The part of an RNA shown here (small-subunit ribosomal RNA, 5' domain) has 507 nucleotides and comes from an uncultured prokaryote. Its mean pLDDT, the model's own confidence on a scale to 100, is 86.
Context: one part of a larger RNA
RNA sequence: GAACGAACGCUGGCGGCGUGGCUAAGGCAUGCAAGUCGAACGGAUGCACUCUGCGGGUAACCAAGGGGUGCGUUAGUGGCGAACGGGUGAGGAAUUCAUGGAUAACGUGCCCUGGACACGGGGAUAGCGGCGGGAAAGUGCCGGUAAUACCCGAUGAUCCCGCAGGACCGCAUGGUCUUGCGGGCAAAGCUCCGACGGUCCGGGAGCGGUUCAUGUCCUAUCAGCUUGUUGGUGGGGUAACGGCCUACCAAGGCGACGACGGGUAGCGGGCGUGAGAGCGUGGCCCGCCACAUCGGGACUGAGACACGGCCCGGACACCUACGGGUGGCUGCAGCAACGAAUAUUCCGCAAUGGACGAAAGUCUGACGGAGCGACGCCGCGUGCAGGAAGAAGUUCUUCGGAAUGUAAACUGCUGUCAGGGGUUAGGAAAUUUGACCAGCCCCACAGGAAGUCUCGGCUAACUACGUGCCAGCAGCCGCGGUAAUACGUAGGAGGCGAGCGUUGUUC
Numbered sequence: 001g002a003a004c005g006a007a008c009g010c011u012g013g014c015g016g017c018g019u020g021g022c023u024a025a026g027g028c029a030u031g032c033a034a035g036u037c038g039a040a041c042g043g044a045u046g047c048a049c050u051c052u053g054c055g056g057g058u059a060a061c062c063a064a065g066g067g068g069u070g071c072g073u074u075a076g077u078g079g080c081g082a083a084c085g086g087g088u089g090a091g092g093a094a095u096u097c098a099u100g101g102a103u104a105a106c107g108u109g110c111c112c113u114g115g116a117c118a119c120g121g122g123g124a125u126a127g128c129g130g131c132g133g134g135a136a137a138g139u140g141c142c143g144g145u146a147a148u149a150c151c152c153g154a155u156g157a158u159c160c161c162g163c164a165g166g167a168c169c170g171c172a173u174g175g176u177c178u179u180g181c182g183g184g185c186a187a188a189g190c191u192c193c194g195a196c197g198g199u200c201c202g203g204g205a206g207c208g209g210u211u212c213a214u215g216u217c218c219u220a221u222c223a224g225c226u227u228g229u230u231g232g233u234g235g236g237g238u239a240a241c242g243g244c245c246u247a248c249c250a251a252g253g254c255g256a257c258g259a260c261g262g263g264u265a266g267c268g269g270g271c272g273u274g275a276g277a278g279c280g281u282g283g284c285c286c287g288c289c290a291c292a293u294c295g296g297g298a299c300u301g302a303g304a305c306a307c308g309g310c311c312c313g314g315a316c317a318c319c320u321a322c323g324g325g326u327g328g329c330u331g332c333a334g335c336a337a338c339g340a341a342u343a344u345u346c347c348g349c350a351a352u353g354g355a356c357g358a359a360a361g362u363c364u365g366a367c368g369g370a371g372c373g374a375c376g377c378c379g380c381g382u383g384c385a386g387g388a389a390g391a392a393g394u395u396c397u398u399c400g401g402a403a404u405g406u407a408a409a410c411u412g413c414u415g416u417c418a419g420g421g422g423u424u425a426g427g428a429a430a431u432u433u434g435a436c437c438a439g440c441c442c443c444a445c446a447g448g449a450a451g452u453c454u455c456g457g458c459u460a461a462c463u464a465c466g467u468g469c470c471a472g473c474a475g476c477c478g479c480g481g482u483a484a485u486a487c488g489u490a491g492g493a494g495g496c497g498a499g500c501g502u503u504g505u506u507c
Base pairs, nucleotide, nucleotide: 001507002506003505004504006503007502008501009500010499013380014379015378016377017376018375019373020372021338027335028334030333031332032331035080036079037078040077041076043074044073045072046071047070048069049068050067051066052065055062056061087291088290089289097215098214099213100212101211102210103209106208107207108206111204112203113202114201115200116199117198119153120152121151122150128143129142130141131140132139159184160183161182162181163180164179165178166177167176168175169174189196217263218262219261224254225253226252229251230250231249232248233247234246235245236244266288267287268286269285270281271280272279273278293314294313295312296311297310316327317326318325319324344370346369347368348367352366353364354363355362356361383413384412385411386410393404394403395402396401417448419443420442421441422440423439424438426437427436451496452495453494454493455492456477457476458475462491463490464489465488466487472479473478
């Protein structure tokens, strides 16, 4: 000098764009953050219309109950989603990450594309009704019901498995195509008649799993480490390779090119600085990884070993009728605590995106906005012109005067910003849809808007008084013991300016 997720002191007008718990991955009151589909299903229920109609009335008519239709609502079954999106960086020095390969050891819901098919039958179960027991959370028994829920049978190949043959390919275990034989596997309907769906198979796209090489901090005051260890065979397991697991066999494998141990740390794109080499760093944004109170486990599923799912154990907290239960903000706000220190329990789904739905639409603390903080960067303003050999005040003085200083007053002018009122281009695509912002027009008034640090040298800027090695200053050198440009105050001056200084940290 530059930089910062900064903090502290003094000061503080406006706007735009950014940015804001770096500490306790310590604990959390409250609300919200993942639902949706009635065009999968049986019910329940509200309103309207209509048919029937016990019964009542002389009649018009009234009308319990029941059926149908339409429009709504939805607890449950079922489907899809809930594995995305959002948060954090505890762990992890390699099963990470980055770059480049491999998969002839792999998977893939939704989407695109091509082909084939959808036949017959069955038994349950929630909701519901009845009964019970419980303070609650929740639960037991009996009865009975539906489906795109579940089960059985049929059909079926280019699909899967086995055996045999052929062609081509691969360094190899093998791969692709093809022929024959044997064996195996599927389905669901709904409808407002436009449609939407179901099953199996092939291909694609995108996404993911696995794997190899190279790189990836400090420490030798860590020198030897290793028994599923290293390799093989058989078996198991997986979507898939593999000691991934297991039995047996062999005795290997790694290491000064630093194994093993200890410490520290999410990694990268980037960011800061620097002429560069490098050094430092990884906050915001993007990609990847890891985690979700702590530890362990699997289930479901195309996908999880699953932040707002399940089970077990621990700690903690809460409720309780003492028998027993419930909970997990490292989502958005918010609270106490910690700390030098970090915001609203805001508005909206209008836009973009996501889930579900045929759609209307519903949900969405993702997101879009607003609020708070000079935390940062950028822009603007606090007026402009005239105005005295120069008011007053103040300071200095050689007492003559000098400085503040065109500065003020005063005169004329302007209206940015802020303030008040009105309006509608644009963000909106397509004539509908705007939470919020922005644009335009009008009004009045110089009014509402300047500080901070320094002035011995480095280093731009000097005098007076006070103090008297005291009080104090200080980045270094050093100032202060009676004329201190170095302390304190004042006047003046210099620097920067809605900021200015200080501290911390990096280059």

Description
The RNAcentral record of the full RNA draws on ENA.